The RNA shown here (transfer RNA) has 74 nucleotides and comes from a Candidatus Gastranaerophilales bacterium. Its Rfam family is "tRNA". Rfam describes the family as follows. Transfer RNA (tRNA) molecules are approximately 80 nucleotides in length. Rfam classes the family as a transfer RNA.

C1' cells in the first nucleotide's frame, strides 16, 4: 500500500440471497414470593441496526466513500 472478514439494546450474539411492528439470552428497573435476601415466575424500560451517500415502491440486509477493529501479503 492492497486484499479479505466483521460493525444490530449496556455485555453476547440471532436476523441475508430486500417486504410482516428489528427478537434471544445475560444484565438493568418493577410486581409476585419470603421474616429478609437469593433463586424461580410475571412484567416494564432500552436500539436513528458504527457514520454519509446511491439503487427500490420499500435497505439491518444490495452498491461507493469513510470510520473504528480483526486476519493475511507486501
Nucleotide at each position: 500500500g492492497u486484499g479479505c472478514c466483521c460493525a444490530u439494546a449496556g455485555c453476547u450474539c440471532a436476523g441475508u440471497u430486500g417486504g410482516a411492528u428489528a427478537g434471544a439470552g445475560c444484565g438493568a428497573c418493577a410486581g409476585u414470593c419470603u421474616c429478609c435476601g437469593a433463586a424461580g415466575c410475571u412484567g416494564u424500560a432500552g436500539g436513528u441496526c458504527g457514520g454519509c451517500g446511491g439503487u427500490u415502491c420499500a435497505a439491518a440486509u444490495c452498491c461507493g466513500c469513510c470510520u473504528g477493529g480483526g486476519c493475511a501479503c507486501a